[in-house]
């Protein structure tokens, strides 16, 4: 060195949960040429040689074992990001005065303005009424007994005189109930008139005053309002997605170790 038998060791491995740990399960992932059977998840079994039991099958190296790169994939990790929310700011969008002003109107048969009266009409107070509603007063009605007067008849006491209770009728009366009631308080509210105070782009007529005024749309210009879209900035909100570093690390590639017996 060859060739036969053997035998340790090998028939997948890693993350993740879980555990005091370590294996099985579960779930993710690499990877196959990658055994079977029986146990077990609220469990099973074992203790750093960290599943157990049984049976196969391959075997000292392509395969077993240890190193070194590489590096899929798991976990922690949360700096950006886009979105959606909710805040701010600005435009837009909506309204409201001003300003602006074509054409026409309209005005010296008196424009705007002014002050003051009167109509209208807005706010507030008061007065006095319709109207509802309640309540008080008057009316009416209104108790089988358990309310009141009278109480026939019967009843009860008493020898007897003479006394009790008391039903039905009669008369009253309480609560409730009801009222075309000239009646009294109180309340309501899209109420009528009236009076005062206020205020007003509103109308009217004289008065004054002496040249304007009314009137599209665009622009300009002040406010309201937060309903439409937009843009920008902020978020300790909301789920997504995720980088940088952290562990651990499959396959892959290099490299290095590891028997026993015979017989040539």
């Nucleotide at each position: 060195c060859u060739g036969u038998g053997c035998u340790a060791g090998a028939c997948g491995g890693g993350g993740g949960u879980u555990c005091a740990g370590c294996g099985g399960g579960c779930c993710c992932u690499u990877g196959u040429a990658a055994c079977c059977u029986g146990c077990a998840a609220u469990c099973c079994g074992c203790u750093a040689c960290a599943g157990c039991a049984g049976g196969g099958u391959u075997a000292a190296a392509u395969u077993c074992c240890c190193c070194u790169a590489c590096g899929a994939g798991g976990c922690a990790g949360g700096a950006g990001g886009a979105c959606g929310g909710c805040g701010g700011u600005a435009a837009u969008c909506u309204u409201u005065g001003g300003u602006g002003g074509a054409a026409c109107g309209u005005g010296u048969u008196g424009a705007a303005g002014c002050a003051a009266c009167g109509g209208c009409u807005u706010u507030c107070g008061g007065a006095u009424g319709a109207c509802g509603a309640a309540u008080a007063c008057g009316g009416g009605c209104g108790a089988a007994c358990c309310c009141c007067g009278u109480c026939a008849g019967g009843g009860u006491c008493g020898g007897a005189a003479g006394g009790c209770a008391g039903c039905a009728g009669c008369g009253g009366u309480a609560c409730a109930c009801u009222u075309u009631g000239u009646u009294u308080u109180u309340c309501g509210g899209g109420u009528g008139u009236c009076c005062g105070a206020u205020g007003g782009u509103u109308c009217g007529g004289a008065g004054u005053g002496g040249a304007g005024c009314g009137c599209a749309a665009a622009g300009c210009u002040a406010g309201a309002a937060u309903c439409u879209u937009u843009a920008c900035c902020g978020u300790u909100c909301g789920g997504c997605u995720g980088a940088a570093u952290a562990u651990c690390g499959a396959a892959u590639a290099g490299g290095g170790g590891u028997g026993c017996a015979c017989a040539g």
A computed fold for a 264-nucleotide RNA from a Kiritimatiellales bacterium, annotated as Bacterial large signal recognition particle RNA. Rfam family: Bacterial large signal recognition particle RNA. It is annotated as a non-coding RNA gene. NCBI's taxonomy places the organism under Bacteria, Pseudomonadati, Kiritimatiellota, Kiritimatiellia, Kiritimatiellales.